Large-subunit ribosomal RNA, domain IV from a Candidatus Xenobiales bacterium, 356 nucleotides, folded computationally. The organism belongs to Candidatus Xenobiales, within Bacteria. The prediction has a mean pLDDT of 88.
Context: one part of a larger RNA
Formats: sequence, C1' cells, structure tokens
RNA sequence: CUCUCUUAAGGAACUCGGCAAAUUAGCCCCGUAACUUCGGGAGAAGGGGUGCCCUCAUUAGGUGUAGUUAUUUACUGAUGAAGCCGAAGAGGGUUGCAGUGAAAGGGCCCAAGCGACUGUUUAGCAAAAACACAGGUCUCUGCGAAGCCGUAAGGCGAUGUAUAGGGGCUGACGCCUGCCCGGUGCUGGAACGUUAAGAGGAGAGCUUAGAUGUUAAAGUCGAAGGUUUGAAUCGAAGCGCCAGUAAACGGCGGCCGUAACUAUAACGGUCCUAAGGUAGCGAAAUUCCUUGUCAGGUAAGUUCUGACCCGCACGAAUGGCGUAACGACUUGGGCACUGUCUCGAGAGGGAUCCCG
Repeated sequence: CUCUCUUAAGGAACUCGGCAAAUUAGCCCCGUAACUUCGGGAGAAGGGGUGCCCUCAUUAGGUGUAGUUAUUUACUGAUGAAGCCGAAGAGGGUUGCAGUGAAAGGGCCCAAGCGACUGUUUAGCAAAAACACAGGUCUCUGCGAAGCCGUAAGGCGAUGUAUAGGGGCUGACGCCUGCCCGGUGCUGGAACGUUAAGAGGAGAGCUUAGAUGUUAAAGUCGAAGGUUUGAAUCGAAGCGCCAGUAAACGGCGGCCGUAACUAUAACGGUCCUAAGGUAGCGAAAUUCCUUGUCAGGUAAGUUCUGACCCGCACGAAUGGCGUAACGACUUGGGCACUGUCUCGAGAGGGAUCCCG
C1' cells in the first nucleotide's frame, strides 16, 4: 500500500451529494394513514412471538391391515381395532449475552419535478426526463390498393380488403384543447391572363440562269431551285387568379390618458395586424435582473416547499393543466443506523522492501 474485520464518547459535524459502510431481514400473530383509477397504497408505518423438555395426549387429523357392512360381485365402495405419519394450541419447567443463535435473507417515512405503467437504448465512459407503448387525431389507399424493394420479370403489403393497410403528429386516465387561412404547404375550381415542344409559314436574308449597264468593267435588278431565318394564329399542366383547410408548416401587438389620499386602472382615445395569447399554469427542467418578495422548515437555508405575478423569453396534440400506481431517474427534509467524520487506533490475510 491493498483486502477482510473490530472500535470508547459523539452520530452526517464528512461530502457536490449519507458516496461507501452500517441498520433492517425468514416465518407466525396483532396492527396499519393520507390518497385512490376502489384494484391498490401495504410487507405501509409500528409492535409481539420464535430454542429445548414435560403434561394435556394413545391430541385433532391423515393413512390404513384384520374385522364389520353394502351392492351393480369388483384389483369395488363405506366404516375401521392394529401399525405408521402427525400439525396447531394451552399449561408448566429449563438454559445461554444472544433460540429465523451459522448461512441465506426488505432500512423506513414525508414532500416536489419528470415520465402514466411492464418494456427498449449509446456491445466498450450516458439506462435517463431519451425511445417504445396502449389510447387520441390528421391524412393517403376501392384492390393488379396506397406505400416499399427491383432495370425488369417479380416480390412484400396480403393468400389481407376501409372495424383493412401505409404515412405524420401526440402519448394511460381525468378536465380540456381558444383566436388567426395574410405568408408557405395541401385540396378543390376553371372564366380570364401568362405559358413549352409541336403545328403554322406572313415576311426577310444568302445563292444565281438571266436581264440591264459599259469599250471592258464596276454596279443594279433578279425567276425557279437550294438554303438560313421567321410574324400572326392554334398549343397542356403549371403559375397568376378564386375558394377551403391549423391534432397542416406556422403566428397569436404598440402608444397615450383616466376613479374624491396615494397607488392602480374596470373605462376611453389612437396606430398597426391575418389575428393580437382564451382556459389553465407561472422566478418554472422555462426568470436575465435574482440569493425577486412574503411565508414555512433550520440556531443559521444561493438549494427545497407554499404563495405572489413585474411571464427578459409559459400556454393548449412541436399538446395545456392535474393525476392513483410504478421508477437502479432527479431534488429537498426527517427517523433509524453507522469509522463518512471529530480522529484516529487496533487485529488478521496478501504485496512492496529487507534478511536467510
């Protein structure tokens, strides 16, 4: 140093934090709160008992031979001396420090947050409040379904058929889920505008047989053909446009004044918006200022609980608020218990090291 133990008095003063350790422990009896989805909570909590011997006692009871008895005469049923097994209890006695004498074998309670729950997960730093979940809702899909895999054939979906299948969001249950369709998306509409390839071929350019021109030429004109280009007009979906739709993506104001103390503003004015945040909750897993303020708990409390509301920057299926039960989750408090500590000490096992 390491492992396993013991420890006076105190008992969390340790520490980020009771981490670790200790306590508790089996079985029987008594007893058991709030709350609750009436199932639970609950082994709640909290108490008592526990060995051995004798007596009641040939215990209750079980099994069951012989016997008895019954009939449907059978490897039968019923009863049942003997034999064997044998609780649970009462009374008395006895012993140790100690009787679930060793081993194995729940510590408990209160309050709050999150997630309903059992489950699942980062094989090898994260087990959780993350994922999943039953339930809810939206949407797609009429069957050679939608969706998915594949170049295809083909396959899954499904040997299913809308009480089915796919996708998205939410996440038991209870009470609920407000306003906005201006933007984006989706769905529907089709009159008008815009609009591609394509159709179309008005016209234009190039080329030149020829014509013209001249002494020659330059130049000018130029049919047919070839070639290049090309206007009008006709052309879908889409977009524009018109509607619907938020458990689609999302969004949900500012300034000024006003009541017979003050303060505040039920009220009024004004600007802007698609509409200006409803219920509920709120210094919160969200609050910067902030250790907000008040109350509780402590001798003392940046944490915790209950309130307040001035919400920097909660808010209703990116769900809101509650909620019994559940949790190797997180936070605060308490009882019990302890070498965590005051503050160390000791014992034993094994190393380092030394000697042989």
About this RNA:
Its Rfam family is "Bacterial large subunit ribosomal RNA".